[in-house]
Description:
Predicted 3D model of an 86-nucleotide RNA (c-di-GMP-I riboswitch aptamer) from a Gemmataceae bacterium. The model forms 95% of the base pairs in the Rfam consensus. Its mean pLDDT, the model's own confidence on a scale to 100, is 89. Rfam family: c-di-GMP-I riboswitch aptamer. Rfam links the family to the GO term cyclic-di-GMP binding.
RNA sequence: UCCUCGAAAGGGCAAACCCGGUCGAAAGUCGGCGACGCAAAGCGAUGGGCCUAAGGGCGCGAGCCUAGGGCCGCCACGCUACCGAA
Numbered sequence: 001u002c003c004u005c006g007a008a009a010g011g012g013c014a015a016a017c018c019c020g021g022u023c024g025a026a027a028g029u030c031g032g033c034g035a036c037g038c039a040a041a042g043c044g045a046u047g048g049g050c051c052u053a054a055g056g057g058c059g060c061g062a063g064c065c066u067a068g069g070g071c072c073g074c075c076a077c078g079c080u081a082c083c084g085a086a
Stems, first nucleotide, its partner, number of pairs: 012038002018032004023028001036073001042079003046076003049071003055066004
């Protein structure tokens, strides 16, 4: 110096609930409040998984199917990263 692990310190992010949006069909998302938690809970939809179904398809109907929509705080993977005790 680099890699792995992660005590301490300095900090970081921000779940649910609630409020707002002339965002969205919805799932969600954005902002505010608030902290459940998180050593990548930083970024990425690449693989899997999960959510929604406007539109499309089927159905006499009730409804059912479907992602090009979404969830990285579901798992993995990829990229990046502060501090550094044992």